[in-house]
RNA sequence: CUGUGCUAGGCGGGGAGUUAGCGGUGCCCUGUACCCGGAACCCGCUAUACCGGGGCCGAAUUCCCACCCGCGGGUGCGGUCGCCGGACUUCGCCAACGGGUAAGUGGUGUUGAAGGCUGGGUCCCGUACAACGGAAACCUAUGAACCCGGUCAGGACCGGAAGGUAGCAGCCGUAAGUAGUCCGUUCCGUGUGUUGCGGGAGCGCCCGGUUGGAGCCAACUGCCUCGAGGGUUGUCCGGGGGCGGCUCAACGGUGGGUGCACAG
Numbered sequence: 001c002u003g004u005g006c007u008a009g010g011c012g013g014g015g016a017g018u019u020a021g022c023g024g025u026g027c028c029c030u031g032u033a034c035c036c037g038g039a040a041c042c043c044g045c046u047a048u049a050c051c052g053g054g055g056c057c058g059a060a061u062u063c064c065c066a067c068c069c070g071c072g073g074g075u076g077c078g079g080u081c082g083c084c085g086g087a088c089u090u091c092g093c094c095a096a097c098g099g100g101u102a103a104g105u106g107g108u109g110u111u112g113a114a115g116g117c118u119g120g121g122u123c124c125c126g127u128a129c130a131a132c133g134g135a136a137a138c139c140u141a142u143g144a145a146c147c148c149g150g151u152c153a154g155g156a157c158c159g160g161a162a163g164g165u166a167g168c169a170g171c172c173g174u175a176a177g178u179a180g181u182c183c184g185u186u187c188c189g190u191g192u193g194u195u196g197c198g199g200g201a202g203c204g205c206c207c208g209g210u211u212g213g214a215g216c217c218a219a220c221u222g223c224c225u226c227g228a229g230g231g232u233u234g235u236c237c238g239g240g241g242g243c244g245g246c247u248c249a250a251c252g253g254u255g256g257g258u259g260c261a262c263a264g
Base pairs, nucleotide, nucleotide: 001264002263003262004261005260006259009057010056011055012030013029014028015027020046021045022044023043024042034054035053036052037051038050063257064256065255066254067253068252072248073247074246075245077244079243080242081241083239084238085237086236087235088234091231093230094229097227098225099224100223101222103221104220105219106217107216108215115211116210117209118208119207120206121205122204123200124199125198126197127196128195129193130192131190132189133188134187135186136185139180140179141178142177148173149172150171151170156165157164158163
């Protein structure tokens, strides 16, 4: 150096999660890589860290080590830049509202302001009166074929007669009723009253009297201010995203390393 048979080793790896820790099942990445059984209220194991059984390759394209690249994941980084929410803060910010002030304008005031005292009204109750409405009686008119009245022509009845009786129509009147007048009377009622009287309540407002003797009002401008809202500035807290840092790292690339026996 060649050949044969073995052995170590390999026949996928990784991230998060779980776990005291490791691995697996399940999720995700990588990308193609023996088979069967087991396992999330989970299974197995203990630093040689899936377990059990079977099969193949085998010292190299396939195993081991170092470095490079970096799919993807993680991050407790007082990292950086936007976003969202909250708390506070800042501002001679914004527009309107409320409160105050009275410098200016205006109004009002010596034909007397503010303030003080006082009378009345406004409000409530009672009552009177009035107004309005209703009812009743009164009044006027009308109002009964007979069963209302008076007078009862004619006619009828009784009677020898004198005389008497009932009574239709007509006329007059009347009852219930109907219609009207509604001036006056009585009673009742009222979302009524520049009304009278009595009583009550009296905060405010209005009108007046008296005192007082110079202010008063706050419409507009100005100024101050609080509250609530919006905006701006800043700080802090929480959430989420991009980028960066750190960390783990698949696939891939480069370099190096790797045993035993026999035969020629």